[in-house]
Molecule: THF (Tetrahydrofolate) riboswitch aptamer
Organism: Halanaerobiales bacterium
RNA sequence: GACAGAGUAGAUGCCGUGCGUAUAGUGCCUUAGGAUGGGACGUCGCCUUGGGACGAAAGCUUAUAUAAAAAGCAAACGGUAUGGUCAUCGCGUCCGCUGUC
Repeated sequence: GACAGAGUAGAUGCCGUGCGUAUAGUGCCUUAGGAUGGGACGUCGCCUUGGGACGAAAGCUUAUAUAAAAAGCAAACGGUAUGGUCAUCGCGUCCGCUGUC
């Protein structure tokens, strides 16, 4: 010097534990922040916050005047939250690390 490789935040599937279906959450738009391969910078990726629009998802039994609430049974549904480790995918620029020549 050339070539190749490792390694992120996260995402999907699986299992467990919760939340909700009497109105959250997820998803969409926008503002402002934060973290992010070993280092620096960084977003069209991720997280948090303010504002806005839209908008869903299950019953049975007991008692009771209806409703509501409580208890029990079963376990349905939500582009639901979280944990686990297994499998798959997995950073842009520059500088590094490893291997080969």